[in-house]
RNA sequence: UUCUUAUCAAGAGCAGGCGGAGGGACUAGCCCGAUGAAGCCCGGCAACCGGCGUGAAGACGCACGGUGCUAAUUCUUGCGGAAACGUAAAGUUUCUGAGAGAUGAGAG
Repeated sequence: UUCUUAUCAAGAGCAGGCGGAGGGACUAGCCCGAUGAAGCCCGGCAACCGGCGUGAAGACGCACGGUGCUAAUUCUUGCGGAAACGUAAAGUUUCUGAGAGAUGAGAG
């Protein structure tokens, strides 16, 4: 980097430390940020893989190891479908499929 597959409406520091201006993948929005962004450390959450325990098994538990996560539904949206409002068109709202993305596991 590519492919397969599972998950993505819950959860986690409103006085933790260092750090100093940016960040929320991309587009368009809309937000967060010197009452301190990114990043690092610590703490925490979860339980995908390994491990351990219970069980006949499905499965459940612990959280020891490997990741991961820790504003807003993957913040909304980008392509398509349905319904409602609207005489209709435009448009608005809601639901939904796909795409894109993120993370884990496996494969090349």

Predicted 3D model of a 108-nucleotide RNA (SAM riboswitch aptamer (S box leader)). It matches the Rfam family "SAM riboswitch aptamer (S box leader)". Rfam's curators write: The SAM riboswitch is found upstream of a number of genes which code for proteins involved in methionine or cysteine biosynthesis in Gram-positive bacteria. The sequence was found by an Rfam model in a public genome assembly. Model confidence (mean pLDDT): 85 of 100.